This is a predicted structure of a 91-nucleotide RNA (c-di-GMP-I riboswitch aptamer) from a Deltaproteobacteria bacterium. Of the family's consensus pairs, 95% are formed in the model.
RNA sequence: CCCCAUACAAGCCAAACCACAGGCAACUGUGGGACGGAAAGCCACGGAUCUGCUCGGAGAACGACUCCGGACAGACCGCCGGGCUGCCUCC
Numbered sequence: 001c002c003c004c005a006u007a008c009a010a011g012c013c014a015a016a017c018c019a020c021a022g023g024c025a026a027c028u029g030u031g032g033g034a035c036g037g038a039a040a041g042c043c044a045c046g047g048a049u050c051u052g053c054u055c056g057g058a059g060a061a062c063g064a065c066u067c068c069g070g071a072c073a074g075a076c077c078g079c080c081g082g083g084c085u086g087c088c089u090c091c
Base pairs, nucleotide, nucleotide: 005089012037013036017032018031019030020029021028022027035078041084042083043082045081046080047079049075050074051073052072054070055069056068057067058066059065
């Protein structure tokens, strides 16, 4: 110095929920708040899930609505995989 792992030390992030704001929505931002997290730091590259819109099929059958499949546009990295980067250093 690197890998695995994470004791010690310094710290870090912030779920649900609430308030305000943005968005058709999923969801996001700020503040409060801590369920938890060794990458719960960053990236939407692959998959999963969710939203909007639309097409086809089915249930229903006036329709609404729901399910399955597809296209387009989005969301999500604290769902999984992948990529990049990082603190301590006992074993």